Context: one part of a larger RNA
RNA sequence: GCCGGCGAGUUACUCAAUACAGCAAGGUUAACCGAUAAGUUUCGGGAAGCCGAAGGGAAACCAAGUCUUAACAGGGCGUGUAGUUGUGUUGUGUAGACCCGAAACCAGGUGAGCUAACCAUGAGCAGGCUGAAGGUCUGAGAAAUCAGGCUGGAGGGCCGAAUGGGUUGAUGUCGCAAAAUCAUCCAAGGACUUGUGGUUAGAGGUAAUAUGCCUAACGAACCUGGAGAUAGCUGGUUCUCCUCGAAACAUGUUUUGGCAUGGCCUCGUGUUUACGGUAUGGGGGGUAGAGUGCUGAAUGGACUUGGCGGGUAAAACCGUCAUUUCCAACCAAACUCCGAAUACCCAUAUCAAUUGCACGGGAGUCAGUAUCCGGGGGCUAAGCUCCGGAGGCGAAAGGGAAACAUCCCAGACCCUCAAAUAAGGUCUCUAAAUGUAUGUUAAGUGGGAAAGGACGUAUCAUCUCUCAGACACCUAGGAGGUCGGCUCAGAAGCAGCCAUCCUUGAAAGAAAGCGUAACAGCUCACUAGCCGAGAGGUAUACGGCCGAAGACGUAACGAGGCUCAAACAUACUACCGAAUUUAGGGAUCCCUUCUUUCAUUAGCUUUAUUUGCUUGAGGAUUAGAUUGAUAUAUUGUCUUUCUUUUCUUUGAGUCUAGUCGAGCUAGUGAAGGAAGGGAUGGUAGAGGAGCGUUCCUGUGGCUUUGAAGGUGAUCCGAAAGGGUUGCUGGAGCAGCAGGAAGCGAGAAUGCCGGC
Numbered sequence: 001g002c003c004g005g006c007g008a009g010u011u012a013c014u015c016a017a018u019a020c021a022g023c024a025a026g027g028u029u030a031a032c033c034g035a036u037a038a039g040u041u042u043c044g045g046g047a048a049g050c051c052g053a054a055g056g057g058a059a060a061c062c063a064a065g066u067c068u069u070a071a072c073a074g075g076g077c078g079u080g081u082a083g084u085u086g087u088g089u090u091g092u093g094u095a096g097a098c099c100c101g102a103a104a105c106c107a108g109g110u111g112a113g114c115u116a117a118c119c120a121u122g123a124g125c126a127g128g129c130u131g132a133a134g135g136u137c138u139g140a141g142a143a144a145u146c147a148g149g150c151u152g153g154a155g156g157g158c159c160g161a162a163u164g165g166g167u168u169g170a171u172g173u174c175g176c177a178a179a180a181u182c183a184u185c186c187a188a189g190g191a192c193u194u195g196u197g198g199u200u201a202g203a204g205g206u207a208a209u210a211u212g213c214c215u216a217a218c219g220a221a222c223c224u225g226g227a228g229a230u231a232g233c234u235g236g237u238u239c240u241c242c243u244c245g246a247a248a249c250a251u252g253u254u255u256u257g258g259c260a261u262g263g264c265c266u267c268g269u270g271u272u273u274a275c276g277g278u279a280u281g282g283g284g285g286g287u288a289g290a291g292u293g294c295u296g297a298a299u300g301g302a303c304u305u306g307g308c309g310g311g312u313a314a315a316a317c318c319g320u321c322a323u324u325u326c327c328a329a330c331c332a333a334a335c336u337c338c339g340a341a342u343a344c345c346c347a348u349a350u351c352a353a354u355u356g357c358a359c360g361g362g363a364g365u366c367a368g369u370a371u372c373c374g375g376g377g378g379c380u381a382a383g384c385u386c387c388g389g390a391g392g393c394g395a396a397a398g399g400g401a402a403a404c405a406u407c408c409c410a411g412a413c414c415c416u417c418a419a420a421u422a423a424g425g426u427c428u429c430u431a432a433a434u435g436u437a438u439g440u441u442a443a444g445u446g447g448g449a450a451a452g453g454a455c456g457u458a459u460c461a462u463c464u465c466u467c468a469g470a471c472a473c474c475u476a477g478g479a480g481g482u483c484g485g486c487u488c489a490g491a492a493g494c495a496g497c498c499a500u501c502c503u504u505g506a507a508a509g510a511a512a513g514c515g516u517a518a519c520a521g522c523u524c525a526c527u528a529g530c531c532g533a534g535a536g537g538u539a540u541a542c543g544g545c546c547g548a549a550g551a552c553g554u555a556a557c558g559a560g561g562c563u564c565a566a567a568c569a570u571a572c573u574a575c576c577g578a579a580u581u582u583a584g585g586g587a588u589c590c591c592u593u594c595u596u597u598c599a600u601u602a603g604c605u606u607u608a609u610u611u612g613c614u615u616g617a618g619g620a621u622u623a624g625a626u627u628g629a630u631a632u633a634u635u636g637u638c639u640u641u642c643u644u645u646u647c648u649u650u651g652a653g654u655c656u657a658g659u660c661g662a663g664c665u666a667g668u669g670a671a672g673g674a675a676g677g678g679a680u681g682g683u684a685g686a687g688g689a690g691c692g693u694u695c696c697u698g699u700g701g702c703u704u705u706g707a708a709g710g711u712g713a714u715c716c717g718a719a720a721g722g723g724u725u726g727c728u729g730g731a732g733c734a735g736c737a738g739g740a741a742g743c744g745a746g747a748a749u750g751c752c753g754g755c
Stems, first nucleotide, its partner, number of pairs: 001755006011095003015091009026051003032045004055062002065077004098236002101233001105226006116200009125190001127159003130155001134151007163187003168183004202218001204214003211220001239690006249262005263365002265362007274355001276351008289338001290336002295332002299328004305322006368393002371390007398409003413586004418582003424576003427560003433573001435572006446562001452546002458540002461538005474529004479503003484498003509524001512523003587680020608659003612654009623643003628638004691744001693741007701733002709728008
């Protein structure tokens, strides 16, 4: 690295919203108890408690009101009934709370078999060199003492093995080796090296201090635990389709790469055009522009006054600065006597849209970006920075710009070997004009650039001269007064100042240049001749030229190539050209209309039935009156008739009310169908509908005439996916209706295994 498997929003409680279900002014049980059942259940009991049905006030307290208050005013909060329990879903909070990830902190232990230091007890150091003190002998000396020979064998002495170290270089760097090898080098009788046994422990030890060492990573060891520490940070987060679809802003924040509230998105409920465009009418404004009356800035001139400096006898006068007034020209984000277009607000009319607003559930967004326009900062620098406006990218594919998020065109539901177009193009690459007309360019301009420069060229307009002879060349003249006056050393046309006349003439400046010390001299203006037809200037700047030097290779048209345009300008015609538009077919969603079924509400009609009312019949019963009988002496009992109370059985009629059923009409809702119209790019994100996996419950099934699994083929569905069948396999399996989840992988320097 590949393949396979594993791998991330869970569970409990809480609150809120929502969907469904039960009951409803009520709803609901908890622990627990009994029965049944037999590990997990069901039924019954159990109002303790909780929520709701009343609020107001700090409270006393009062109560559909109450509080404030002196108030009976005003105001605040209330009052017009719907709740509650459960289940699912979504979100909040508390818990590890979507998953993985620190460096660290704390506690208790384990380590000095490596290494540091020390303690105890042992061991090791070839050979060679040097030659301290001391000793002795000899000599010298009065002595102290000195010199020499020999001896002697000192030293963190010298050379150099063992031993210890590790200086320099090379090799090695998936090595021989998680520190080596080779060569070289240092110490090598000492603060030397070394064996064995022991001591010192992490808030610590040890340390000839290097923050070194304490078992191959030590500014605080390792192991286990607290522990799933915490991580406003990074990474990852697994099936499909459908509808809508953002933000990179404001305010606050020990806040700025994090949050909260608002803005912008989505879903629901309510309202039902309240939004938006256009037209008209009505508003306020102080921007663009303009202006200079104000405030300020500021140029020239004239004037007033004053200062300073020149000047004068003193003035006048000259220069300059300020000041006053005026004239002319001009400037301003913090100037305005003025003053738009747009925009904004209101109203009316009209047009057309799944527009507006309110309440509630769920978010995401708080790093934006290039282009055009109005500005601030900057250098009217930046692919710069900060605001405002617009449409884009972000989150947008397609065509064009050679290539190219942001520019131009244009917004992709799907299919088609159909058509019309947009931007842009039509010689070849390369689809379509070697199109038409009139011009321009000669520079490969086109196909990179400024100040500046030029008898390139063109255009339109205009002026001057011109056969009474222009322009250019050539020939000749270009004179006299006069060397004008002044100045000056000189000043003679030509240093400078003033003046700038006259004459002769075809013409000739008191001179436009060169020149001289000054003259001289050479030209020019001007004139004539020669020649014989146009010449000269101004203006314009469409389009050209120069200005124009770089690094791999033309390389500043995409290329070839283009001048008889395939360049530029103007006008015209045709064609090509996109996922745009159209045509044909199909899918989903929304709206409108129609329709079917079901549910529900209201009204009407009707069958049956119940109740009520009226009436008839019967039975029982209450009270009163009455007839007769009887017992007793005063009422009771029994009985006849009439009236009356209540209950009840049954028949008929009747309207009202209720219930059930049926029918019709209207409204609402749900599901389905048809027609018409519209819509369907999409990141964060909201909403909706589905596919599949494992297990459980129920149900009817399949299977040795072959289940699951594996592997080919083929078919179906918009997708996730699903069927049929061959072979293999050899015993279980799927469908349907529900339920529950360890439920879907390609990414996490993911984990485990295989290769």
Large-subunit ribosomal RNA, domain II from a Candidatus Microgenomatia bacterium, 755 nucleotides, folded computationally.
Its Rfam family is "Bacterial large subunit ribosomal RNA".